[in-house]
RNA sequence: GGUGUGAGUCUGGCAGUCGCUGCUGCGUCGUUGUGCCCUUGGGCAGACGGACGCGGUAGAGGAAAGACCGGGCUCCAUUGGGCAGGGUGCCAGGUAACGCCUGGGGGGCGCGAGCCCACGGAAAGUGCCACAGAAAACACACCGCCUACGUGCGCCGGGCGACCGGCGCGCCGGUAAGGGUGAAAAGGUGCGGUAAGAGCGCACCGCGCCGACGGUAACGCCGGUGGCAGGGUAAACCCCACCUGGAGCAAGACCGAAUAGGGGAAGUCGCCGCCCUCGUGCGGCGAAGGCGUGGCCCACGCCCUUCCCGGGUAGGUCGCUCGAGGUGCGCGGCGACGCGCACCCCAGAUGAAUGACUGUCCUCGACAGAACCCGGCUUACAGGCCGGCUCCCUCC
Repeated sequence: GGUGUGAGUCUGGCAGUCGCUGCUGCGUCGUUGUGCCCUUGGGCAGACGGACGCGGUAGAGGAAAGACCGGGCUCCAUUGGGCAGGGUGCCAGGUAACGCCUGGGGGGCGCGAGCCCACGGAAAGUGCCACAGAAAACACACCGCCUACGUGCGCCGGGCGACCGGCGCGCCGGUAAGGGUGAAAAGGUGCGGUAAGAGCGCACCGCGCCGACGGUAACGCCGGUGGCAGGGUAAACCCCACCUGGAGCAAGACCGAAUAGGGGAAGUCGCCGCCCUCGUGCGGCGAAGGCGUGGCCCACGCCCUUCCCGGGUAGGUCGCUCGAGGUGCGCGGCGACGCGCACCCCAGAUGAAUGACUGUCCUCGACAGAACCCGGCUUACAGGCCGGCUCCCUCC
């Protein structure tokens, strides 16, 4: 200098003008659940669920995104246990918890830094395995190899003959080393062995079992032993171990109109009386009333008016953002993380704010907008900055 790899971090800058939402200061007005004063409806003070004006201050993300995972919180359910259903799946640790993270083991890829793995069980049972192929699982035999054993035919040789020997072509048969098919074919390499072959025998590797040692464990390593179980598939059913109530802030709590509906009470007319108030007021006495159940009495129901009660709706308030919070330092730990101290307050809307315009600069700006909160994972993404490591080339 190039190349690759794995972390962290920032998300156009500056200035001005005008807005929007929250909080807050001051002023003016308003209101009366507050207190005081008196001349009883006014004054003063205070408060504000209020309105307006003038200031101050804060105002989206690394993913605010997601038919994802875990927790907090809320309501409902719940004696306990089990089944079903769902989920997770090497080991140890971290954590509020997790399917997340850290460290380790095993397997795979890469020269390497490093990356990837759904990584329990297929010698419990069931299912499935396209095409090709003889055969896809109680293994099998297409080509090939073999003629030792059994046997047919032909030829040659020998024998008087029964028959014997050889060669060739077959049949029955042997074999699974080789070829061929396939993603996958009943261990691999070599030597021996054989008619040809084969764990048939042996050595090494692999596999199973047993033991010793190291490690918390996953596992590793060493020795012995068995010629040796048997394809793959469990993000197929299943088995084993562990975890697991349901719904979600439109959760849920409080205040609460107008109209309609529900429950209860009353109603009309005439006369008289009362008053610091002469009225839509209060009290007394008398008479008895709209429609329906054929008429009358009682009773009931309906319409209309007034008052009261309770539920719900509109609307409003809370939940709502101070939290498993952030920053710095120290300590413990390989690390995830934990502990201690100090400092900081960092959107909280509800038709839903976080914007628009102008100027200027540059490398000309991607993906994208909070909606109860938090921890993760995943996905989308233009570019800038910072430091670690690998390999290659060159120079000293």